[in-house]
């Protein structure tokens, strides 16, 4: 503290009654007397506390609720006059004497009931005359008018009808001044949004006369005036009680108006008035309504926005509780009643504040569990358990104050009544309270949120863009600190976490305290009007301003100091504060206002000068384009190149003459001039500016300017001319995939003028006007001044450019400000919706001014920077193109991929950078793939624990093997425990080409041998990041020079290394052999010899070193001498760094998944399948060839399970002997080529697939599926469409040789080697790749990039729709309930008259005033 929604409907109960001491009665009746009557304990009668249905006072206008209505008949502040005021204070003054009714109640009577209706009686502080009348009120100043009520207690004397008068005291009562209190009125100033609300007002505005109220007052009415409000925002819609005061905020300010105070307004909705001091009345009254309830159907009752409480709405708000004990209120004379106000209680952690769940020791950091591990261990954690302590709270059980004062009743006391005091007795819901003691015992008592950054807290497991999270970034797609879950860990803690709101942070509406070139924003430009602001001296006011005094700004609350509850919240006391207002008194600098003056600001005046200023005339030549003649003769035009078009009817083209209309070359500029829009030949008229000089004149006249008004390119519309060119639209040609365009030919509107309109532009300096200050250098355009006058300089006003300080997010801008500073203006406050929609205004129209919302997005912008990029630039370079050779693409194979097929056709590589690639050898093996048969451990490494005693070797049996079974045979050492070894059992391990290359290492592929990529310090830059690396040369080069805010280094270039080209030298076998010797048919074969080849060391050389030109250098071109010349040629060698490039099957390895199987063995296929599709190669399509025969010339290699001479045998692959050689020694070994024949242009003597068949070799084994051999077969193919590769000199093409793997080979492949040897080109425009500079960019996953629009689907918000229902609001008319006023011939009727009388009355008539139809 329990409010927010339905001021939404409510059932039951209770929330205003009280007085008998105002009245008259009625009923009960405690008690008490008595008398009677009897059935002696009941009856009857009399007094009588109580008790109240009625009349009659107070009071139900207060308290208690809600917050619809209300933007002012409110509310706050502060004042005012023309009122009222029960009860209450205080004074003065009365309080006399009559009189008639109506309830109650008695009879009758209607109605179902609320409820009445007739007659009859009666009472009073009820009603009504009459006396009186300090003071009140009225008034023509003479006079006139209005009052009352008694009750109670008491009591001497007189009096009584014995009731009582009389007196006396309290209450009451009436009249009147005063006062408080309280209400009503009026003024001024404050109080939310909308202008897409401009204009409202007819009782309006004022005045007289009257009226009406308690009072002023158009408040009403008659009459006259025509006023009144309004851009300081009126009317009009829309929300919306207002304040003290809460919430935040340094504050100013924002936002709110729950509880507690004060006002206000409402009581089912409207309307109405009565009563009374006070209401137009929350629990009164009348009328309508709309609900809901009773009925006998005729009528009738009811009003929780009191307090409980129900239902209903909602996210969402308590008990049908006790007591008047205490503070307050009615009422009474008092007891006393009443009192859902108020006090308690009672639900709710809804807020604030206290407290408590234990506290100390305790480490073996227990055994344990739960997590985590790098398996050692950590952590949970002193936590626990154990051991001592406590006893707040918690149960029991005893005791408890305070709220209690009052009335009242007893007593005493002052002073006897009555009053005062002072003592005592009685009064407690709360409550079984709060507090106290004492026993008992760790006992009764912890949870929510968080853990990716903001933000304090980290691991693990599951999950796999799913499940989910998320306040903002975002997180999740197999190793999630972001999801769930556990484990720890952080905050906070009897609350915590979410969501809704308001304020802060937001200086993001900026008064303190914001901008407006380019981010949102300067109006297109002027004139001015209200308003703002406003030079210089003086003088008076005192509005603003300051400053003193008063009043006032309710209490609560807020701050500060006490002070009471154990402490605190919380309550009390006392100060501050209350920033305001209003009134007084002074001050006089500033601003205002009046007055007086002044000149510098503004303006006039003279003089002189400048311009495409500006309106309207007149002329001028070039140019174009008709027209007419002539000359002329086949085209002309046009275009990247055509065509349409024109032209033999004579065009283009040339001439002459005439017409038109428009525009004004050259001067012409970085120029001038205008407010801006604009303005360009000459003249002339007329008009307007500026500047410059002089300092004669007025005397702040000045500035900006909301609304007004004018001006305002081009397109556009009106009307009427005019129409040459050029030209939207429109045609046709062309381009194109299309070409409603770009480009050709034509061609209407409009371009021109006149007159209207129209009102907008990148109307741009994207930069509003005025004034003032604030470093310079330089042009230039007007005027002017000085001087020693071809010129210089100097002032003013224009009008450029470059820099400084200053400013700026940079860019940049600087005296023509985007600096400094004043004064007004206009505009902005995320992006899209959108400058659109409606609405209003203007406009012939087109359209333009003003100018939202819904709804979506997290962004959208600026400037700069690195890069990447461009069908942007400029320089360079590459077989990049070009200019040559020669190839692929067609053929037929050969191999490797797709694709298909299959049981498997393991697996990886996929543009370049995959495809003769992992493979430099798939018959088994290999192998990873299928099928079957098997094993449970093939191999390694122990280690625990148990069992045996063997291992081992030899044989058989079944199988495709593997394997699985069966016989035989069999150990050492010892301390007798046992141990060594082996085998078997279990468990640990093992094993896996099972998946993640996107977890990785390690390699590698590529841009790329491109020339680049950094870095230290220092210098700029608010940073990013520049500078250095650019920039003139140069270079193959970031080579190197110069230059330089940079100076230096590093990673790459380059060279150092290898091969090779030439020479020395050393050294001389297995190589060589010149000259000596010597042998052989023959042969460096042998002595020998180092002199060549050559082998392999180790040196030389080549450095722009020299000349000679060019040039500062650096280089360059040329030239000499050399083998070799400008890197001599080749080779390895690969910056930072890119493609999440490629590999987990070459190797390691994290994760993860399998353990009689995804491991291991064995046979068998298979990886070699085959309509097809591509890559890379081989053979070819011949005669520069093919075959046949002679003849000749390498290099670099291999080589003992081998090379293998030689012989011999085979047509031949080969096969039998067999010498040499672990190798410069021995072996393999050339082919094109030379040269002789021969084919002769056909599918052949080409070409050799394909097939058949007969063979060798390899090898456990050639069927799937090997290679050669022979013999016969003899396809396709006649040089290849688009396209597309390779090469720049020992280069391409061609030619064979060798080697690796390997038993063999599918090798036409890879890697080397030698032989033979060309053509071009000496350019960079283009293709494509690549460096530098620099320029644009909305891209940075970087142009394979971003990004538009239609469409389809969903799905949102939102409009239209045949209709259909509602809500406000004016205004006219019609009816009109109640109920005020008001008239008046029913009625009542104070009072008079007049008759009558039994004198009490009675009939009859006027009649103020009243009331009722109307």
């Nucleotide at each position: 503290c329990g409010g927010c929604u339905a001021a939404c409907a409510c059932a039951u109960g209770c929330a205003a009654g009280u007085c008998g001491a105002g009245c008259g009665g009625g009923a009960u009746g405690a008690u008490g007397g008595a008398c009677a009557g009897c059935u002696u304990g009941c009856u009857c009668c009399c007094g009588g506390a109580u008790u109240u249905a009625g009349c009659g006072g107070c009071g139900g206008a207060c308290g208690g609720g809600u917050g619809a209505g209300u933007a002012a008949u409110g509310c706050c502040u502060a004042g005012g006059a023309a009122u009222c005021u029960g009860c209450c204070u205080g004074g003065u003054a009365g309080u006399g004497g009559g009189g008639g009714a109506c309830a109650a109640c008695g009879u009758u009577u209607c109605g179902a009931a609320a409820g009445g209706a007739a007659c009859g009686c009666u009472a009073a502080u009820a009603c009504c005359g009459c006396a009186u009348a300090c003071g009140u009120c009225c008034u023509a100043c003479g006079g006139g008018a209005g009052a009352a009520a008694g009750c109670a207690g008491g009591g001497g004397a007189c009096c009584u009808u014995c009731g009582g008068g009389c007196c006396u005291u309290g209450c009451g009562c009436u009249a009147u001044c005063a006062g408080a209190u309280g209400a009503g009125c009026c003024u001024a100033g404050g109080u939310c949004g909308g202008a897409u609300u401009a204009g409202c007002u007819a009782g309006u505005u004022g005045g007289u006369g009257g009226g009406g109220u308690a009072a002023a007052g158009g408040c009403c009415u008659a009459c006259c005036a025509a006023g009144g409000c309004g851009a300081c925002g009126a009317u009009c819609c829309g929300u919306a009680a207002c304040u003290g005061g809460u919430c935040u905020g340094a504050g100013a300010g924002g936002a709110u108006g729950a509880u507690c105070a004060g006002u206000c307004a409402c009581a089912c909705u409207g309307g109405a008035a009565c009563u009374g001091a006070g209401a137009c009345a929350c629990g009164g009254u009348c009328c309508a309504g709309a609900c809901u309830c009773c009925u006998a159907c005729g009528g009738g009752a009811g009003g929780c926005a009191g307090c409980a409480g129900u239902g209903a709405g909602g996210a969402a708000u308590a008990u049908u509780g006790g007591u008047c004990a205490a503070u307050g209120g009615g009422c009474g004379a008092g007891a006393g009643c009443c009192u859902g106000g108020a006090c308690c209680a009672g639900c709710c952690a809804u807020g604030c504040c206290g407290c408590g769940u234990g506290c100390a020791g305790g480490a073996a950091g227990a055994c344990a569990g739960c997590c985590c591990u790098a398996c050692g261990g950590g952590u949970u954690g002193u936590a626990a358990a154990c051991u001592g302590c406590u006893u707040u709270u918690c149960u029991g059980u005893g005791g408890g104050g305070a709220g209690a004062a009052c009335c009242u009743c007893c007593c005493g006391c002052a002073c006897u009544a009555g009053u005062g005091c002072g003592g005592g007795a009685c009064u407690g819901a709360c409550g079984g309270u709060a507090c106290c003691a004492c026993a008992g015992g760790a006992a009764u008592a912890a949870g929510c949120a968080u853990c990716g950054g903001c933000u304090a807290a980290c691991u693990c497991c599951g999950u796999g863009c799913c499940a989910g999270c998320a306040g903002c970034c975002g997180c999740g797609g197999u190793a999630a600190u972001a999801c769930g879950g556990a484990g720890g860990a952080u905050g906070c803690a009897a609350g915590c976490g979410u969501u809704a709101u308001c304020c802060g942070g937001a200086u993001u509406c900026a008064u303190u305290g914001g901008g407006u070139u380019u981010a949102a924003a300067g109006g297109g430009u002027g004139c001015g009007u209200a308003g703002g602001c406003g030079g210089u001296g003086g003088u008076g006011c005192a509005a603003g301003u300051c400053a003193g005094u008063g009043g006032u700004g309710a209490a609560a609350g807020c701050c500060c100091g006490g002070a009471g509850c154990u402490u605190a919240a919380c309550u009390c006391c006392g100060g501050g504060a209350u920033u305001g207002c209003c009134a007084u008194u002074g001050a006089a600098a500033c601003u205002g206002c009046a007055u007086c003056a002044c000149u510098u600001g503004a303006g006039u005046g003279u003089a002189g000068u400048c311009g495409a200023g500006g309106a309207c005339g007149g002329c001028g030549g070039a140019a174009u384009g008709a027209g007419u003649u002539a000359u002329g003769u086949a085209g002309c035009g046009g275009u990247g190149a055509a065509a349409u078009g024109c032209a033999u009817a004579g065009a283009u083209a040339u001439a002459a003459c005439u017409c038109a209309g428009a525009a004004c070359a050259c001067c012409g500029a970085u120029u001038g001039c205008g407010a801006a829009a604009g303005c360009a030949g000459c003249u002339g008229u007329c008009u307007a500016g500026g500047c410059u000089a002089c300092a004669a004149c007025u005397g702040a006249c000045g500035u900006u300017g909301a609304g007004g008004c004018a001006c305002g390119a081009a397109a556009g519309c009106g009307u009427g001319g005019g129409g040459a060119g050029c030209g939207a639209a429109c045609a046709g040609g062309a381009u194109u995939a299309g070409a409603u365009a770009c480009c050709c030919u034509g061609g209407u509107a409009g371009u021109c003028c006149a007159c209207g309109c129209u009102g907008u532009a990148a109307a741009c300096g994207a930069u509003g006007a005025u004034c003032a200050c604030u470093c310079g250098c330089u042009g230039u355009u007007g005027g002017u001044c000085a001087c020693c006058u071809a010129g210089u300089g100097g002032c003013c006003a224009g009008u450029g450019g470059c820099u400084g300080a200053g400013g700026g997010a940079a860019a940049c801008c600087a005296u023509u400000a985007a600096g400094u500073g004043a004064u007004c203006c206009a505009c902005c406050u995320g992006g899209g919706g959108a400058g659109u929609a409606c609405g209003u205004c203007g406009g012939c129209a087109a359209c333009g001014a003003u100018g939202a919302a819904a709804c979506u997005c997290a962004a959208a912008g600026g400037a700069a920077u690195u890069g990447a990029c461009g069908g942007g630039g400029g320089c360079c370079c590459g077989c990049a193109c070009a200019a040559g050779c020669g190839g692929a693409g067609g053929a037929a194979c050969a191999u490797g991929u797709g694709g298909u097929u299959u049981a498997a056709u393991u697996c990886g590589a996929u543009g370049a950078u995959a495809c003769g690639c992992g493979a430099g050898g798939a018959a088994c093996c290999u192998u990873a793939c299928c099928u079957g048969g098997g094993c449970u451990u093939a191999a390694a490494u122990g280690c625990u624990g148990g069992c045996u005693g063997c291992a081992u070797u030899g044989g058989g049996u079944g199988g495709a093997a593997a394997c699985a079974u069966c016989c035989a045979u069999u150990u050492c050492c010892u301390u007798c425990g046992g141990g060594a070894c082996c085998g078997c059992c279990a468990g640990c391990a093992a094993g896996g080409u099972g998946c993640u290359g996107c977890a990785u290492g390690g390699u590698u592929g590529u841009c790329g041998u491109c020339a680049g990529c950094u870095c230290g310090u220092g210098c700029c830059g608010u940073g990013a990041g520049g500078u250095g690396u650019c920039g003139g040369g140069u270079u193959a080069a970031g080579u190197c020079c110069c230059a330089u805010a940079a100076c230096g280094a590093g990673c790459g270039c380059a060279a150092c290394c290898c091969c090779u080209a030439u020479c020395g030298u050393u050294a001389g076998u297995u190589g060589c052999c010149a000259g000596c010797a010597u042998g052989u048919a023959a042969u460096g074969g042998u002595g020998g010899g180092g002199a060549c080849u050559c082998u392999a060391g180790c040196g030389a050389g080549a450095c722009u070193g020299c000349c000679g030109g060019u040039g500062u250098a650096a280089a360059c071109c040329g030239g000499a001498g050399g083998a070799a010349g400008g890197u001599g040629g080749g080779g390895a060698u690969g910056a930072c760094g890119u493609c999440a490039a490629a590999u987990c099957a070459g190797c390691a390895c994290g994760g993860c998944c399998c353990u009689u199987a995804c491991g291991c063995c064995c046979a068998g296929g298979g990886c070699u399948a085959c309509a097809c599709a591509c890559g890379u190669g081989u053979u070819a399509c011949a005669a520069u060839g093919g075959c046949c025969g002679g003849c000749a010339c390498a290099g670099a290699g291999a080589g003992c399970a081998g090379c293998c001479a030689c012989c011999c045998g085979g047509c031949g692959a080969c096969g039998g002997g067999g010498u040499g050689c672990u190798a410069a020694u021995c072996u393999c070994g050339a082919a094109a080529g030379c040269u002789g024949g021969u084919c002769u242009c056909a599918g052949u003597u080409c070409g050799g697939a394909u097939c058949g068949g007969a063979g060798u070799c390899u090898g456990c084994a050639a069927u799937u599926u090997g290679a050669c051999u022979c013999c016969g077969u003899g396809a396709a193919g006649g040089u290849g469409g688009a396209u597309u590769c390779g090469c720049u000199a020992g280069u391409a093409a061609u030619c064979g040789c060798g080697c690796a793997u390997c038993a063999g080979c599918c090798a036409u492949g890879g890697c080397g080697c030698g032989g033979u040897g060309a053509a071009u080109a000496a350019g960079u425009u283009c293709c494509c790749g690549g460096g530098c500079c620099u320029u644009g960019u909305a891209c940075a996953c970087a142009c394979c990039g971003c990004c538009c629009g239609u469409c389809a689907a969903g799905c949102c918000a939102u409009g239209g729709a045949a209709g259909u229902c509602g809500g406000g609001g004016g205004u006219g008319c019609c009816u009109g309930a109640a109920g005020u006023c008001c008239g008046u011939a029913a009625c009542c009727g104070a009072u008079c008259c007049u008759g009558c009388u039994u004198c009490g009355g009675c009939a009859g008539g006027a009649g103020a005033g009243g009331a009722g139809c109307g």

This is a predicted structure of a 1414-nucleotide RNA (small-subunit ribosomal RNA) from an uncultured bacterium. The RNAcentral record of the sequence draws on ENA and SILVA.